Context: one part of a larger RNA
RNA sequence: GCCGACGAGUUAAUCUUUGUCGCAAGGUUAAGCAUCUGGAGAUGCGGAGCCGUAGCGAAAGCGAGUCUGAAUAGGGCGAUAAGUGGCAGGGAUUAGACCCGAAACCAAGUGAGCUACCCAUGGCCAGGGUGAAGCGGCCCUAAGAAGCCGUGAAGGCCCGAACCCUUGCGCCGUGCAAAACGCUGGGAUGAGCUGUGGGUAGUGGUGAAAUGCCUAGCGAACUUGGAGAUAGCUGGUUCUCCCCGAAAUGCAUUUAGGUGCAGCGUCAUGGGGAUUAGCGUUGGAGGUAGGGCACUGGAUGGGCUAGGGGGCGCAAGCUUACCAAUCCCAACCAAACCACGAAUGCCAACGCCCAAACCCUGGCAGUGAGUCUACGGGGGAUAAGCUCCGUGGGCGAGAGGGAAACAUCCCAGAUCACCGGCUAAGGUCCCAAAGUGUGGAUUAAGUGUUAAAGGUAGUAGAGUCGCUCAGACAGCCAGGAGGUUGGCUUAGAAGCAGCCACCCUUUAAAGAGUGCGUAACAGCUCACUGGUCGAGGGGCUCCGCGCCGAAAAUGUACCGGGGCUAAAAUCCACCACCGAAGCCGUGAUUCCGUUCGCUUAAGCGAGCGGGAGGUAGGGGAGCGUUGUCUUCUGCAUUGAAGCGUUGCUGUGAAGCUGCGUGGAGCGUAGACAAGUGAGAAUGUCGGC
Numbered sequence: 001g002c003c004g005a006c007g008a009g010u011u012a013a014u015c016u017u018u019g020u021c022g023c024a025a026g027g028u029u030a031a032g033c034a035u036c037u038g039g040a041g042a043u044g045c046g047g048a049g050c051c052g053u054a055g056c057g058a059a060a061g062c063g064a065g066u067c068u069g070a071a072u073a074g075g076g077c078g079a080u081a082a083g084u085g086g087c088a089g090g091g092a093u094u095a096g097a098c099c100c101g102a103a104a105c106c107a108a109g110u111g112a113g114c115u116a117c118c119c120a121u122g123g124c125c126a127g128g129g130u131g132a133a134g135c136g137g138c139c140c141u142a143a144g145a146a147g148c149c150g151u152g153a154a155g156g157c158c159c160g161a162a163c164c165c166u167u168g169c170g171c172c173g174u175g176c177a178a179a180a181c182g183c184u185g186g187g188a189u190g191a192g193c194u195g196u197g198g199g200u201a202g203u204g205g206u207g208a209a210a211u212g213c214c215u216a217g218c219g220a221a222c223u224u225g226g227a228g229a230u231a232g233c234u235g236g237u238u239c240u241c242c243c244c245g246a247a248a249u250g251c252a253u254u255u256a257g258g259u260g261c262a263g264c265g266u267c268a269u270g271g272g273g274a275u276u277a278g279c280g281u282u283g284g285a286g287g288u289a290g291g292g293c294a295c296u297g298g299a300u301g302g303g304c305u306a307g308g309g310g311g312c313g314c315a316a317g318c319u320u321a322c323c324a325a326u327c328c329c330a331a332c333c334a335a336a337c338c339a340c341g342a343a344u345g346c347c348a349a350c351g352c353c354c355a356a357a358c359c360c361u362g363g364c365a366g367u368g369a370g371u372c373u374a375c376g377g378g379g380g381a382u383a384a385g386c387u388c389c390g391u392g393g394g395c396g397a398g399a400g401g402g403a404a405a406c407a408u409c410c411c412a413g414a415u416c417a418c419c420g421g422c423u424a425a426g427g428u429c430c431c432a433a434a435g436u437g438u439g440g441a442u443u444a445a446g447u448g449u450u451a452a453a454g455g456u457a458g459u460a461g462a463g464u465c466g467c468u469c470a471g472a473c474a475g476c477c478a479g480g481a482g483g484u485u486g487g488c489u490u491a492g493a494a495g496c497a498g499c500c501a502c503c504c505u506u507u508a509a510a511g512a513g514u515g516c517g518u519a520a521c522a523g524c525u526c527a528c529u530g531g532u533c534g535a536g537g538g539g540c541u542c543c544g545c546g547c548c549g550a551a552a553a554u555g556u557a558c559c560g561g562g563g564c565u566a567a568a569a570u571c572c573a574c575c576a577c578c579g580a581a582g583c584c585g586u587g588a589u590u591c592c593g594u595u596c597g598c599u600u601a602a603g604c605g606a607g608c609g610g611g612a613g614g615u616a617g618g619g620g621a622g623c624g625u626u627g628u629c630u631u632c633u634g635c636a637u638u639g640a641a642g643c644g645u646u647g648c649u650g651u652g653a654a655g656c657u658g659c660g661u662g663g664a665g666c667g668u669a670g671a672c673a674a675g676u677g678a679g680a681a682u683g684u685c686g687g688c
Stems, first nucleotide, its partner, number of pairs: 001688006011095013026051003032045005055062002065077004098236002101233001105226006116200009125190001127159003130155001134151005163187003168183003202218001204214003211220001239622006249262005263367002265364004270360003278352007290340001291338002296334003300330004307323002309320004370395010400411003415588004420584003426578003429562003435575001437574006448564001454548003458545002461542005467536001475532005481505003486500003511526001515524002589612010623677001625674006632667001634666002642661004647656003
C1' cells in the first nucleotide's frame, strides 16, 4: 500500500411537540397482592398519588372574577378553545450520551540490580624521571645567615602501560551496536579507580549545579485506580429515491474560529386574509448628486482707506514701486458651509395584475471565517488579487457555451431519452462547426497581436485667413543705391561690440540694415524690386488611423498556433450561416394545482396548467440485513445457505433466473424488535 473482517446519535427517567388508539368532565393507576402459565408473560384486584375540571392575591380571602386602589376609574392576571392514559416519531434536560484523541490532576502502590550521593568492609595502580624539607660534612662569620658537596625522600609533581575517561577526525547511521568500531587524545599516589553489603523515593531523593540523574524519553519516575477526567479543538460518522432550500449579517458576550436572541431555510390534513411583491396615480417626509458663496471658514488679483514699516524733518508734518484689517470689484474652494436643489430610493392611500406571495401560531434546523465583479464612498499613496461600509449581480451551493487554458467576467439556470429544429454570447482562411460574404472608407506600422507624459513636413478628411494669369509659391538671371564711416562711445565701431535716433533723396526696389564675415574696412547674403517661368501656393485650427517614446532574465514567447495586407486588420452599413444541457419538437417519469369519472377517509384513472441545478439543513416515500410471532399444513440430498458467473426486471437502494461449486438447512406474506447498511477516522485486528 491493497484485500477481508470489525468500526460511531444508543439506553433510562423526566419535560415538550406531532401522529395514532382508548376513555372523556373526566383520564390514569404505582408499589404490592391474587389467579393462570412450560416459559416469556397474561388477567384481575389495588384510587395511594398525578394531570384536568377556576382564577386572582404575599396573605387573610373573594370568586367568573380577582389584585392594586378612596373609587362602581384605569391598569395587571384571568374567564368566553377538553382533557387524560398508552404506543410510535421529532426535540430538550440529566446521565460518558455520536465515536476516537490529549497535555495534565489526585490516590494507593512499585522502583537506587541503571545512575547521583553517602555508610561499612575489601581490592588495584608495570616501568622510568625530577629530587622539596630535614640530616651529615666542607667553607665562611664575632656569632649567624647565605653558599658548596653528600644523604634523603616529598609532591591533587613529570613521561608512560594496566585501569578510568572520551578531545578531534574517520567509519557506522534499515548499524556489530536503540551511542558501537578505528586512529588520535586526557588522567594515571589521587578531590584516584574498583568489588561486595547497606542507606536516601516522586508535594520526594541525590546533585564539585548540567534542570543533571533517580532501570534506553524526567521542568517533576513508573504501575494500577478515580476514569469513558475534560477537550467552545482536529479527524471520522456506513443504503436509495422524491420536494423545498439557507447563511457567512445585526445586537450582546473574560467575546472575537464559541454562544444567546433576531435575520435568512424547512414542515404543519394548524389558522388568517388579499393583507405581500410588482406596476400605475395621488399625497408626503428628506438636504445627497449638482449648483452656489448671503452665512461659517479657506484662498487669489486689483482698487479705496485706517493702522504699521521705511525716507526726510528740531517739530508740526510731508512722502513712499513696502506690509496691510475693514469696505468695494473680479474670479475661486469646503465631509463636519447653504438664501438653492434633483434623479432614484423610502412612507401612505387608491387602483390594476396574477397566485407565484404575505401574516399569525407551533415543531426542527443550519449559519453568525465569506469571496470576486460593477457602481457610491471611508482608510491607504484618487497603491494592492489591500482593508472597511453601502446597493446590485455572480461564485459559495451552478453544470452547459464563450473568454486558448481560467470558482468570481460575458451568454445561459442541467428531470430523463432522441443520429430532429431555432437561436444567445461568441464566431464563420486552416487547425476547428459556419462567408476566403456584399457595399463604402482607413491603416503600411505585421499597427492589429501590451503602456504614459511628450514629440511627429507619416497619411486621410473638414474648417478658416492671406497671396494668385494686373502672373502668386519655389528655382534661376539682375538690382539691392545716395546723403553716410548717422550721432554717441571707442585704440577702432564704416548696416552688423554697445547706447540714442531711425530721417531724407534717387527709385521698379533697396532697413541708418536679417545673418555670416573683418582688427576696423572689404567681401558674401537677406528683407525689398524687376525679369524669366506659367497655375496654383502659404499660415492656423479640428478630427480618423498610424510613427517615436518602448530595456530582463531556459527559447520565438502576451495574436492559442499556422498564417494574414483593395485583409484573415480597423470603422460604418447590410445579408447569410455556425453556435449551449437556453428555446421549440416527439416520447417518458415525478411533484403541485385544478376539472371530471370511479371509488368512498388517505386511493385509482383521464384531461388541462405549472414545476423538477443544489452544499449546510428541513420534510416525504422506500430498499436491504439479523432475530421474534403468525402464515403459506411453503421449499430442500431429485441438493438448503454460502461462493463464482449468465440473462432478465425495477427510477434507485435492490430483486428474480440459468449454469457451476457446495453439502444441510432456507424462504413467502402480515406485523414486531434492532449490536441494521462502510471508502476514508496518521482508525482496530488479520492476510499478502

Annotation:
Large-subunit ribosomal RNA, domain II from a marine metagenome, 688 nucleotides, folded computationally. The coordinates come from a structure-prediction model, not an experiment, and the mean pLDDT is 85. It matches the Rfam family "Bacterial large subunit ribosomal RNA".